Model confidence (mean pLDDT): 85 of 100.
Small-subunit ribosomal RNA, 5' domain from a metagenome, 518 nucleotides, folded computationally.
RNAcentral holds the full RNA, with entries from SILVA.
[in-house]
Context: one part of a larger RNA
RNA sequence: GGAUGAACGCUAGCGGGAGGCCUAAUACAUGCAAGUCGAGCGGUAGAGUGACUUCGGUUGCUUGAGAGCGGCGCACGGGUGAGUAACGCGUACAUGACCUACCUGUAAGCCUGGGAUAGCCCUGGGAAACUGGGAUUAAUACCGGAUGUGUUAAUAUUUAUAGAAAGAUAUUAAUAAAGUUACGGCGCUUACAGAUGGGUGUGCGUAUGAUUAGCUAGUUGGUAGGGUAACGGCCUACCAAGGCUACGAUCAUUAGGGGGCGUGAGAGCGUGGCCCCCCACACGGGUACUGAGACACGGACCCGACUCCUACGGGAGGCAGCAGUAAGGAAUAUUGGUCAAUGGACGGAAGUCUGAACCAGCCAUCCCGCGUGCAGGAUGACUGCCCUAUGGGUUGUAAACUGCUUUUAGUAGGGAAGAAUAGAUGUCAUUUAUGAUGUUGUGACGGUACCUACAGAAUAAGCACCGGCUAACUCCGUGCCAGCAGCCGCGGUAAUACGGAGGGUGCGAGCGUUAUCC
Repeated sequence: GGAUGAACGCUAGCGGGAGGCCUAAUACAUGCAAGUCGAGCGGUAGAGUGACUUCGGUUGCUUGAGAGCGGCGCACGGGUGAGUAACGCGUACAUGACCUACCUGUAAGCCUGGGAUAGCCCUGGGAAACUGGGAUUAAUACCGGAUGUGUUAAUAUUUAUAGAAAGAUAUUAAUAAAGUUACGGCGCUUACAGAUGGGUGUGCGUAUGAUUAGCUAGUUGGUAGGGUAACGGCCUACCAAGGCUACGAUCAUUAGGGGGCGUGAGAGCGUGGCCCCCCACACGGGUACUGAGACACGGACCCGACUCCUACGGGAGGCAGCAGUAAGGAAUAUUGGUCAAUGGACGGAAGUCUGAACCAGCCAUCCCGCGUGCAGGAUGACUGCCCUAUGGGUUGUAAACUGCUUUUAGUAGGGAAGAAUAGAUGUCAUUUAUGAUGUUGUGACGGUACCUACAGAAUAAGCACCGGCUAACUCCGUGCCAGCAGCCGCGGUAAUACGGAGGGUGCGAGCGUUAUCC
């Protein structure tokens, strides 16, 4: 000198863009953050309407929440960096050892039966959370039979490969489905291929300490089996005695990694906040279930700590989601608006949900921009300060005064782009369910940005420093005191170094100090 997720002191007019718990991965009140589908299913309360009525009701039709079964999603998105020195990450390969819901293409199929169960109804237990029994009902829920283009397995023949993949042919065995409809479709099953996303393995790179020198029994390898989507001591039994290490094993300490970021001419050094990619975690620890995918932040079970409710028998909970609270701290924001756009889930769609996202609020935390006027004006006014003091110098064109301008602030008026859609409706085209085109239609931000007009210099300057380094000097006070100080050093009676004043220098809505890095 540059830099910062900064803090502190003094000061503070406006706008744009960005950023904002670095500490306690501490504890959390309250609200919201993941639902959706009636075009899978049975169907209720209610509403409308008709008939009958003893006026209490009964019954038919239409419509129809909430709840339930079922499907898809909840493994994404969002948060945090505790752990991890590791194939965790980065990079380059391998997979002849693998999986992939939804999506796309291709081929073939969708035949025929059955028994339950929730809901509803009846009836129990419990303070609650919740839960038991009976009767009965549906499905794209569940379970049989058939068919087998195929797929899988075994056997045989054969082609190819460095090799164990893979291909072709034949035989045998096993193996599938679900309906709904507005009749256009939307779905379902079995395969192959693609796309996308992942799993696994390997080379190289990836912190400090030797005042850590030896470490290791599933340990290293083999055989067989189990397990997995898949290879493998991944697991088990048996057999062998191996394996790692001064090219630093083991141990200890520290740490999420990278793209990047800061600095520097570079080499390098430091760093990993915001944004993007990967990993790990979700009160601490463990376990599996479901599923294409989890060993699952707002799922389950168990142990533990803590908090809460209780009728004392028993139960409930997990903000490292968005706000917010307490605590800790030098220190870090609103219990805001909208789904208008972008994206996501579900749905044929309308649409619903979305603290993702887009916006607004707070904060000079940072970067950038603008303003606080401009021109003229000397008898160089008054005050202040200084001096060699009847007088000079300086403050200083500074002020007064005259003319001009109106950014910004204020008031008044106008007023966006971001919107393309989807849907509805019309026309046209054809490959007949698609495309083209017209109209209609949708804005949280926001009456915001922006534009115009009005009056008036009107609404707006501080902070640090002035001994040398280092730009900027005098007076007074103090008297090794009070104090200053980054280093050298100032102060003991003439202090440009302390305190005040006048003057000056630097930067400027900021200026200094502290901390850290180069």